[in-house]
RNA sequence: CGGCGUGCUUAACACAUGCAAGUCGAGCGAAGCGGUUUAAGUGAAGUUUUCGGAUGGAUCUUAGAUUGACUGAGCGGCGGACGGGUGAGUAACGCGUGGAUAACCUGCCUCACACAGGGGGAUAACAGUUAGAAAUGACUGCUAAUACCGCAUAAGCGCACAGUACCGCAUGGUACAGUGUGAAAAACUCCGGUGGUGUGAGAUGGAUCCGCGUCUGAUUAGGUAGUUGGUGGGGUAACGGCCCACCAAGCCGACGAUCAUUAGACGACCUGAGAGGGUGACCGGCCACAUUGGGACUGACACACGGCCCACACUCCUACGGGAGGCAGCAUUGGGGAAUAUGGCACAAUGGGCGAAAGCCUGAUGCAGCGACGCCGAGUGAUGGCCUAAGUGUCGCGGUAUGUUUUGAUCUGUCAACAAGGAAGAACAUGAGGGUACCUGACUAUGAAGCCCCGGAUAACUACGUGCCAGCAGCCGCGGCAACACGUAGGGGGCAAGCGUUAUCCCGAUUUACUGCGUGUAAUGGGAGGCGCAAACAGGGAUGCAAGUCUGGAUUGAAAGCCCGGGGCUCAAACCCCGGGGACUGCUUUGAAACUGUAUGGCUAGAGUGCUGGAGAGGCAAGCGGAAUUCCUAGUGUAGCGGUGAAAUGCGUAGAUAUUAGGAAGAACACCAGUGGCGAAGGCGGCUUGCUGGACAGUAACUGACGUUCAGGCUCGAAAGCGUGGGGAGCAAACAGGAUUAGAUACCCUGGUAGUCCACGCCGUAAACGAUGAAUACUAGGUGUUGGUGGGCAAAGCCCAUCGGUGCCGCCGCAAACGCAAUAAGUAUUCCACCUGGGGAGUACGUUCGCAAGAAUGAAACUCAAAGGAAUUGACGGGGACCCGCACAAGCGGUGGAGCAUGUGGUUUAAUUCGAAGCAACGCGAAGAACCUUACCAAGUCUUGACAUCCCGAUGACAGAACAUGUAAUGUGUUUUCUCUUCGGAGCAUCGGUGACAGGUGGUGCAUGGUUGUCGUCAGCUCGUGUCGUGAGAUGUUGGGUUAAGUCCCGCAACGAGCGCAACCCCUAUUCUUAGUAGCCAGCGGGUAAGCCGGGCACUCUAGGGAGACUGCCAGGGAUAACCUGGAGGAAGGUGGGGAUGACGUCAAAUCAUCAUGCCCCUUAUGACUUGGGCUACACACGUGCUACAAUGGCGUAAACAAAGGGAAGCGAGCCUGCGAGGGGGAGCAAAUCUCAAAAAUAACGUCUCAGUUCGGACUGCAGUCUGCAACUCGACUGCACGAAGCUGGAAUCGCUAGUAAUCGCGAAUCAGAAUGUCGCGGUGAAUACGUUCCCGGGUCUUGUACACACCGCCCGUCACACCAUGGGAGUUGGUAAUGCCCGAAGUCAGUGACCUAACCGCAAGGAGGGAGCUGCCGAAGGCAGGAUCGAUAACUGGGGUGAAGUCAUAACA
Repeated sequence: CGGCGUGCUUAACACAUGCAAGUCGAGCGAAGCGGUUUAAGUGAAGUUUUCGGAUGGAUCUUAGAUUGACUGAGCGGCGGACGGGUGAGUAACGCGUGGAUAACCUGCCUCACACAGGGGGAUAACAGUUAGAAAUGACUGCUAAUACCGCAUAAGCGCACAGUACCGCAUGGUACAGUGUGAAAAACUCCGGUGGUGUGAGAUGGAUCCGCGUCUGAUUAGGUAGUUGGUGGGGUAACGGCCCACCAAGCCGACGAUCAUUAGACGACCUGAGAGGGUGACCGGCCACAUUGGGACUGACACACGGCCCACACUCCUACGGGAGGCAGCAUUGGGGAAUAUGGCACAAUGGGCGAAAGCCUGAUGCAGCGACGCCGAGUGAUGGCCUAAGUGUCGCGGUAUGUUUUGAUCUGUCAACAAGGAAGAACAUGAGGGUACCUGACUAUGAAGCCCCGGAUAACUACGUGCCAGCAGCCGCGGCAACACGUAGGGGGCAAGCGUUAUCCCGAUUUACUGCGUGUAAUGGGAGGCGCAAACAGGGAUGCAAGUCUGGAUUGAAAGCCCGGGGCUCAAACCCCGGGGACUGCUUUGAAACUGUAUGGCUAGAGUGCUGGAGAGGCAAGCGGAAUUCCUAGUGUAGCGGUGAAAUGCGUAGAUAUUAGGAAGAACACCAGUGGCGAAGGCGGCUUGCUGGACAGUAACUGACGUUCAGGCUCGAAAGCGUGGGGAGCAAACAGGAUUAGAUACCCUGGUAGUCCACGCCGUAAACGAUGAAUACUAGGUGUUGGUGGGCAAAGCCCAUCGGUGCCGCCGCAAACGCAAUAAGUAUUCCACCUGGGGAGUACGUUCGCAAGAAUGAAACUCAAAGGAAUUGACGGGGACCCGCACAAGCGGUGGAGCAUGUGGUUUAAUUCGAAGCAACGCGAAGAACCUUACCAAGUCUUGACAUCCCGAUGACAGAACAUGUAAUGUGUUUUCUCUUCGGAGCAUCGGUGACAGGUGGUGCAUGGUUGUCGUCAGCUCGUGUCGUGAGAUGUUGGGUUAAGUCCCGCAACGAGCGCAACCCCUAUUCUUAGUAGCCAGCGGGUAAGCCGGGCACUCUAGGGAGACUGCCAGGGAUAACCUGGAGGAAGGUGGGGAUGACGUCAAAUCAUCAUGCCCCUUAUGACUUGGGCUACACACGUGCUACAAUGGCGUAAACAAAGGGAAGCGAGCCUGCGAGGGGGAGCAAAUCUCAAAAAUAACGUCUCAGUUCGGACUGCAGUCUGCAACUCGACUGCACGAAGCUGGAAUCGCUAGUAAUCGCGAAUCAGAAUGUCGCGGUGAAUACGUUCCCGGGUCUUGUACACACCGCCCGUCACACCAUGGGAGUUGGUAAUGCCCGAAGUCAGUGACCUAACCGCAAGGAGGGAGCUGCCGAAGGCAGGAUCGAUAACUGGGGUGAAGUCAUAACA
């Protein structure tokens, strides 16, 4: 852009305006108009004239005749019952389908037969008068007909009566003849016809009846009085309670009546593999309706969309007295709504009405307009190309690829637009659409692309912005500072003149399962089956029937639609058009007789009966028994008893408990006793008797399918509970008291009432469970037990077989798995019950039952995206088993109390920088804050910067030193001074400038790397292949032993392997060897002393290399194993001791302040510099330490023995000096040489004598020393003096198993100085471990789980608050259907004295007939009344659901 379709789904809401049904003059009269014509009158122009006239006849008037494709009111005929619209009502013979009418009608049309003779009286129109605003009338007078009315005629017809023949499914029908009786007609004409009357037939259309089919609800179970039938009438086209009178009491209903909700039904349409499910727009036949309700008239047909009457409502006109109207026809308007079109053209075609026809009418119809509303078709360019450029990717920097958009090249010209021509549809004429379809020409790539999506399902990804905000979302879900999910952009994917959203339907959904599901545990077996009606299903033969079934035929199943193939519309394709075939699975009918059904007769295998026999807590009733408990009486006897985790309440000196004897009462029946028995289930237990039910075995006499399952129904039905009356020992809800506890309306204890027991009645529920309905048949076994029977044997017994019951294990098979498995959850059949996501809820309402409690039946709104089952792996348990660890226990010594040191919290402060936070933060980062460090605070300064690179310019220095100012940084001023060179310059440094940038101990350890802690040096963590399992997963790795150990051995559907363990490495304990200085000195020599020297390397030692220990040997145990116990030898014995070494992983563990780093943030500051202050504060709390409290001690004197380290801005000897810290001085030593350096505890002697002391040393005063630019805030040390708390530490808690604890001193790192800390070193040197019950932590196996951010988990209920829906509710209000009564319009029907009356009869009087009026029955709307039912609403009230961090407790999951 075109073709074909299609367009108020809502208010059957209201409608202004126009149109949608008229036509016939060949039915009729009158009127008007025109033509022709006749008669009478008038008499113009012209001609002529003798001017008198004559002629002429136009024009006009009146009357008549005639005529018309003229006009149209009226009478009359036909048509307005078709066509067109809508779906309100209707659950119905309304519709569909198939029949019936012997119970009917049918205008126009066709055919046939027979006719049309002769009369009569009116009336509209019209005229006049008159009422009214109008609509509309009233009265008087005139007139016609194919209008109306008698009479005649009657082929045939109707009615009445009584017949004959034939036929039929009943009533009955057809034909024929007879008698009586009744009813017809219209004309017009062009003379061709057309029309009329009667009868019959046909066709068409209609009416009625019947079989079958046709939504939901039982929380609607009974309905019905004209109701059901009969007789007799009436009425109708016709049957009929359709209506009426009388008579009878029927009729419908579980195969769902009645009632209620919803709904036009169908051909068909959508979907689906089909079966089905949903729908009923367009098109077509049917029905119903026409503002709502009622009614008839006319007519062939109506109870009538564009007719009438009445009532109510509404709208309009009005002169207020009265009138008019009905778009669910076509357009159109308002309204409603998410939403649906033009007040179009034409009768050209196809139809319809009228007419003889011409023709007229036709919003039917044909066309056009509007809408991407649907389907279909065509396009918006195509081809090849990197020559050129931007951009992009890759990198081997030179290309290459992409991009090919633009540019350039070649080609085409559909469609639209423009121009020219130009159909068919029509046999003569006639074309609205329309100059349309179509064809041709010229022209230019121009005029013609959007929408959705890009996390998954699902094709398609990046950047920026945002920061649980804004937003997205169909489901899961996304967004909290690095969003493929929000928004935008780029890119990409899909479809395309469309694309996406929303609503609805089907499918997927086997998720209502007929095809085609299920019920042990997921939702789902009834509490039970006994009995069992209806119903469903049902053993073997025989013979019939033919309902189902199968088969053949015929009619129908309208057309359209659907399917197949053909043609046409320019190709193609959809729709459309034409013609052919198929299908429409249904109704009907011939035949067959296997199967189902049915009927008859028979059989015995199912079922039942009989006879024989044994087993049993089967049921009911009566009687009897002993043990025990409690109570009563009596005796003995004395202070407790009882009870608990421990107690108390309670009982007891008024004599308990205990014990003995006697008595009373009630209830229950130890042992036997058993996954034993019986019963339908519930359930049943001492013994005896009586009555009674069932099952089983054997037998095979009898019946002959009598069976199975059962909705509704009847019955039974634990415990608790209820009613009446008894009984009441023990036990024991409620209740009381005592305990426990934060509380304890509980668990425990002491009491104790209903109840438990009996009789009678009710209730009717349970985890009433095997969570498994009943029946029948079939399908490997093994092993128990129970009741029978048969057989065998060597017989208190054993074995074999079989029937019935009851258990376990286990194939096939089934099952999601667990599991079931002849007692099925297997394979089949039959019947019943039940389920369809969780919650709301087994609740509400209604109904039934019940004395009540309550039971049975049993929803919805709303809300969630899950709830649930089985199994798996973990984690957890105040679950179990085993094992280990200074985990407990046994010990030793501490902490917690004191003073001080140090860290932390808190507080304070301008700042008290920051981090670390249970163990695993707290003498931690910090191996050392007076300045610095330093990150903090105050003040003062700088801005390309304190530090790095690049660029430009200048200088040749800069640094350093000295002086002045300023707190200092800094600034200013003075003096001094580059290197190399090929002389071009280069390098270096400083200053100035510009901008890139620097800088940040700023944030995020929840963006990270790296590093570290911890479980834990615990023994674990995994993999490959195989096997098992649907799978997650399992096995291996579990089991029996053993070990420090997943260490090793054995076994095993596992076999191997890896990371861990162990070993390999270092130190140490023994020894050998090599080497011998700075180490050592046995022997020799020298020397004043000293390994000092010569000498030596034996020893110690040093530091290289070896050996040694491996359960190797023996005995016992163990399984002839691994291994364990003991022993020998050995320096060392079972890992000799110690260290290093830390699996997979956990804790979003710690660290952005070691370092690195993403992102964010600051940039004259969150960067940099300086001075001073702070990190050192101080009501307090905690951690870790030191020193003590003393006699195993303090002090004093003199004496002895280490190891491991450090040392050059260093260690620093001897010597001098000071009380001392130190100072002076400086030998030696870069160290097995020199030095720090004295080891101390210890032992010996002396003193102190149990005291706040000769303990303890804090605090304080004075005086000093050292380091350092500087000791005020704020260092260490020394001397003298002062001499606090503290006399062994509450609850609680820590370390340690041997050279360990305890105790004693020494050194080092950091460091100018500053350890009670940290890291090392040696000296002295114990006690205890029965053992694994308990506490803590860990490992393995197992078990439970509602946990899986994994018990610091999950989770329940009340209360408080907010919101939502809902039940009840004094009531209020509205609708619906019905009932009773009142009133009663229009109208049909009936009656009717008086009144009125043209045709016919009658000479007349009058009559027949008719009309109005009145009355009666029925009767819509309306009124009144009491009920029923469905809604709306309501103070208040009940529970329910949802909600973020609320309150109280902790009920459930171990």
Predicted 3D model of a 1454-nucleotide RNA (small-subunit ribosomal RNA) from an uncultured organism. Its mean pLDDT, the model's own confidence on a scale to 100, is 81. It matches the Rfam family "Bacterial small subunit ribosomal RNA". The RNAcentral record of the sequence draws on ENA, Greengenes and SILVA.